[in-house]
RNA sequence: GGGACCGUGGUGUAGCUUGGCCUAGCAUUGCGCCUUGGGGUGGCGUAGACCCGAGUUCAAAUCUCGGCGGUCCCA
Numbered sequence: 001g002g003g004a005c006c007g008u009g010g011u012g013u014a015g016c017u018u019g020g021c022c023u024a025g026c027a028u029u030g031c032g033c034c035u036u037g038g039g040g041u042g043g044c045g046u047a048g049a050c051c052c053g054a055g056u057u058c059a060a061a062u063c064u065c066g067g068c069g070g071u072c073c074c075a
Stems, first nucleotide, its partner, number of pairs: 001074007010028004020058001029047006051067005
């Protein structure tokens, strides 16, 4: 220098192919409550996320373009 793939709560991950049923689900974690003599386990509740910008569209996590970051391959 060229190419491919990826970026979603603190952590991991689904959703992207086929736009709407999603004010984004699940697990774990934090906090509160219940349970216990206390703790653990268990139960209930709650908090927390679409890398950034632009475009397309009635509607974008999802499609397009640019940027940033990561991994891999080629040179």
The prediction has a mean pLDDT of 80. Predicted 3D model of a 75-nucleotide RNA (transfer RNA) from a Candidatus Aenigmatarchaeia archaeon. RNAcentral holds the sequence, with entries from ENA. It matches the Rfam family "tRNA". Rfam classes the family as a transfer RNA.